[in-house]
RNA sequence: GCGCCUGUAGCUCAACGGAUAGAGCGUUGCCCUCCGGAGGCAAAAAUGCAGGUUCGAUUCCUGUCAGGCGUG
Numbered sequence: 001g002c003g004c005c006u007g008u009a010g011c012u013c014a015a016c017g018g019a020u021a022g023a024g025c026g027u028u029g030c031c032c033u034c035c036g037g038a039g040g041c042a043a044a045a046a047u048g049c050a051g052g053u054u055c056g057a058u059u060c061c062u063g064u065c066a067g068g069c070g071u072g
Base pairs, nucleotide, nucleotide: 001071002070003069004068005067006066007065010025011024012023013022018055027043028042029041030040031039048064049063050062051061052060
C1' cells in the first nucleotide's frame, strides 16, 4: 500500500429497515439489616465521525477516524 473484520451504557454483549435501542455486571439513591461488599425496589447512562438512500437507518451505500487479522 491492498483486502477482510470490528466500533452501541463505565465494562462485556444483544437488537428482519419500523413499538420507548435492551440484558448481565458495575454506578447512584432508597428500603431492609447489628453492619454491608449480602438481599429488595428505583434511577441515571450509549449507536466512532460526516454525508447519502428511505415515509422511517444501530441496520443499507459513500467517505473518514480508531483497533484487529491477513497479504505484497

Model confidence (mean pLDDT): 81 of 100. Transfer RNA from a Peptococcaceae bacterium, 72 nucleotides, folded computationally. Rfam family: tRNA. Rfam classes the family as a transfer RNA. Gene Ontology term of the family: triplet codon-amino acid adaptor activity. Rfam describes the family as follows. Transfer RNA (tRNA) molecules are approximately 80 nucleotides in length. NCBI's taxonomy places the organism under Bacteria, Bacillota, Clostridia, Eubacteriales, Peptococcaceae. RNAcentral holds the sequence, with entries from ENA.